[in-house]
RNA sequence: AGCCCCGUGGUGUAGGGGUCAAGCAUACGGGGUUUUGGUCCCCGCGACGGCGGUUCGAAUCCGCCCGGGGCUA
Numbered sequence: 001a002g003c004c005c006c007g008u009g010g011u012g013u014a015g016g017g018g019u020c021a022a023g024c025a026u027a028c029g030g031g032g033u034u035u036u037g038g039u040c041c042c043c044g045c046g047a048c049g050g051c052g053g054u055u056c057g058a059a060u061c062c063g064c065c066c067g068g069g070g071c072u073a
Base pairs, nucleotide, nucleotide: 001072002071003070004069005068006067007066010026011025012024013023018056028044029043030042031041032040049065050064051063052062053061
């Protein structure tokens, strides 16, 4: 330098044009249970890397950039 893959709550992930309000697990906060802690149950909290474009509609498609990983030279 070229090419490929990835980027979603604190963490790990699902979702790949509308359906659903972005789901699940875990963490965290509150409550219940318990002598206390833990376990268990209920509730809450919090996310689409950035900027443009396409479209009636973008987390999803396209371009560039940023970050991470890999291959080639």
This is a predicted structure of a 73-nucleotide RNA (transfer RNA) from candidate division MSBL1 archaeon SCGC-AAA382F02.
It matches the Rfam family "tRNA". Rfam classes the family as a transfer RNA.
The source organism's lineage runs through Archaea, Methanobacteriati, Methanobacteriota and candidate division MSBL1.